[in-house]
Record summary:
The prediction has a mean pLDDT of 76. Two RNAs folded together computationally: RNase P RNA and transfer RNA, 407 nucleotides in total.
Parts: sequence; structure tokens; C1' cells
RNA sequence: AAGGUUCUUCAAGCAAUCGCUUUUGUGCUUGUCACAAGAGAGGAAAGUCCGGGCUCCAUAGGACAUGAUGCCGGGUAACACCCGGGAGUCGUAAGGCUACAGAGAGUGCAACAGAAAGAAUACCGCCUAUUUAUAGGUAAGGGUGAAAUGGUGAGGUAAGAGCUCACCGGAAAAUCAGUAAUGGUUUUUGCUUGGUAAACCUCGUCAGGAGCAAGGUCAAGAAGUGUGGGGGUUGUCCGUCCAAUGCACACGGGUAGACUGCUAGAGACUGUUGGUAACAACAGUUCCAGAUAGAUGAUUGCAUAAACAGAACUCGGCUUACGGGGGACCUUUGUU
RNA sequence: GCGCCUGUGGUAUAGUGGUAUUACCUCAGCCUUCCAAGCUGAAGAGGCGGGUUCGAUUCCCGUCGGGCGCU
Repeated sequence: AAGGUUCUUCAAGCAAUCGCUUUUGUGCUUGUCACAAGAGAGGAAAGUCCGGGCUCCAUAGGACAUGAUGCCGGGUAACACCCGGGAGUCGUAAGGCUACAGAGAGUGCAACAGAAAGAAUACCGCCUAUUUAUAGGUAAGGGUGAAAUGGUGAGGUAAGAGCUCACCGGAAAAUCAGUAAUGGUUUUUGCUUGGUAAACCUCGUCAGGAGCAAGGUCAAGAAGUGUGGGGGUUGUCCGUCCAAUGCACACGGGUAGACUGCUAGAGACUGUUGGUAACAACAGUUCCAGAUAGAUGAUUGCAUAAACAGAACUCGGCUUACGGGGGACCUUUGUU
Repeated sequence: GCGCCUGUGGUAUAGUGGUAUUACCUCAGCCUUCCAAGCUGAAGAGGCGGGUUCGAUUCCCGUCGGGCGCU
């Protein structure tokens, strides 16, 4: 210098003028008015993919179903998230990724090709015998396929074959290290039968349902009718609870207003301590949007403002979109 | 805002782990004096990206587009 990996940070600021939403205070003309002072979008507010809080359903118990999840340890309110470790895999490397339990429970699947695709088999071959096209022995080699019954070498043999041996791989046992996943060492065993569970399934763990348009209060308006005999928030059964001034469903009628939920929270910032880290504890400081067709904007100047993008009950994550800056590390090449 | 469904030639559809079916449309040929009808043949597709798998339209994840419901 080029290319790459990873971590972190910012998302504009100031001034003037004109607006919008809201809080507090003051005023009287009591209007959702005027004036003054203050506050006013994000790292993803997005997708709504997970998990909590909160609210309701008269219970949330059990069984089955259904769905999710799946190496080990830790963190957390919880998680499918995060941190650390193991194994596998990709990359020259820095590093990245992994739905990473079970195929000696059972069922299924494997098109085409191939002799043969899961309990058996032999197309071309090789060897022996003789009648030369038959019988027997083989699985070294070839060929098919995504996948072919451990691999390499030596011995052995008619030819071959874990038939025997060495090394590698596998399985079992013992032992050591580690909380564990797992790893190391030693011994034994010729090896015994492959793949697929993001196919059904088995095992372990988890899950009651619905969602702020939940739910509560006030005001205004309105017209009831039919069906069912049960109903209780979304699979079935049992249990349990409610029920005749009641309940469910369907059609019809009315309203299209206001308040609440609603923003002080697993909050933010700073520091110390514990921990490898995620994170936790303690102390101090601080209050930081709350609309309801939905505010947060426009113009000008400062040389210049760019990307993705706009809160709607709320929080922790994940994923996706995207501009700029900085640190550390890796590879290659060159120079000193 | 919250909760759901769906995507296959130009159009309408079928299907399911193994080179995607049918009809209309389009094009070419035949037939006809010519057109239409008819006959024969051809072209043309699983929204996009990734994963699982030997193999994905199908199974899983993300994303994009379209549609529905609530008060």
C1' cells in the first nucleotide's frame, strides 16, 4: 500500500423568523382562550419472529392431542437470547458457522442407473475342474450411483478374503484430568450389518387462552325478532365453576363522543466492588415524548448535512435496511 | 396498532421429496379461393435469498408483494 476479520462509537450543532403537540405558572373575556417559561423520535421507532410485564376470561387441576425446544456449564423476570467451554465444519490466517439427543425400539423412504440400496447378491472379471459352456470357489480389480459392507501396506492363497500381522479408524472396559460436555493413556476385541428423524416416531424439557381495537368509567342514542338448551377464549375427555330477572348464536336497530389504561421504569447516567465474560450488588445524581387521522416541521446563514428511516401500552432479545469515524488483529507485496 | 391467510407460464388451475399437469391465449404448419372452425406441432412457469437433504415447487428460516379480520 492492497485485501480481509472483528470490536466500538456517532447519527448532527449553533443563531434568527414562522409554525405543531404537550407540561407548569399567571390572567379573565372561562375559551379545549391569551401570555410567559420548559420538554418534544431511533439504532433500528421497522418486521411482528421469540420471551416477559400488565389486563381480562369464575381457576389456570389431570390425561391425551398439538406446538416449540434439544452438546455442557453459567447469566436472566423469561427466552428459540447472551457469555464461557467442548465437538464438528469452512477459511492460508485473523476468525466465522452449527435444529449439535436417539437410526442395537418400531414403521417408512432412497427416482434414474446398477448384479445388488439392507438382508441379501454377482454384470464384466479372477481361479479350479472338465464335456468349452457348464459346475464350483471368490469379491482383489472394472463398471453404476449422492451413497456399495472399514482404509493403507505386507504375508498368505489355485484365485481371493481380517484369513493373519503392523499402523490408522471403530467398539467395549479400566484409569487419569475436568463441575460437566469431553479429552488423554492403557488393555481387550477382527470389526457385528451403512444413510435419512428441518420423514413419521422415541426420550428429556417447556407451554391454559386471548390480547391496550385488552380492560375500566361517564355521557348520548336506540327496536326488537328468531333459534338453541346449556355455557364458562379457540382440539378432545374427565374434573371444577356459573346459570332461568340468566346464557350462547344469527338477523336487525343505535352510537362514531369524552376520561382512564398512558408513561417513574426489571429506567437512565457516573463511580466502586465481585466475576474470564454475559451479568450482578452497592453508593450517588437525575426525570428524559405521550399524540388520538395522529405533533416533533419549514426557510435563511455559519464553505457543507449527507444513508436507512418516523413512537402509539411497555420492556429484554433476534432478524432485516443503512451513512460516517476510530481501535485491534490477519494475509500478500514493497521499502528501511 | 394487534392477529391471521396467501404467492405455480400472459390468464385460470392440478399435483406432490425424484427431469411441473391441463385448458384458454401466442407462434408455426396442414386444410380452405380467403377467413373462422377443425387437425398437428412448438415456445413459455413455482415471488426472492439462504439452510436441511444425494436431490426442494414441496420441509425449515429470513425477506418482498398481495389479501382478510377487529372498534